[in-house]
RNA sequence: AUGAGAACAAGAGGAGAGACCACUAAAGUGGCGCCGAAGGAGCAAGCAUAAAUAUGCGAAUCUCUCAGGCAAAAAGACUCUUGUUUGACG
Repeated sequence: AUGAGAACAAGAGGAGAGACCACUAAAGUGGCGCCGAAGGAGCAAGCAUAAAUAUGCGAAUCUCUCAGGCAAAAAGACUCUUGUUUGACG
């Protein structure tokens, strides 16, 4: 010196579902109805151990809706760009 991939930061894009009712417009609380793409939880194939049951590991945009959200704002998985660090391969 090539720079796959990874981490962090910044910027851009970014869906869904009641501007529901009551107290009191929003926030908040209670009630009913919904959403999944912060977070969280669950599991398949398979693998390991074992004589065999059993046990453990085991993914998600799947499932659950605890939390969160249901005008705007904020948040937002994920994608792209830039910068810094590290670094497989050559």

The RNA shown here (Glycine riboswitch aptamer) has 90 nucleotides and comes from Aquibacillus kalidii. Its mean pLDDT, the model's own confidence on a scale to 100, is 82. The source organism's lineage runs through Bacteria, Bacillati, Bacillota, Bacilli and Aquibacillus.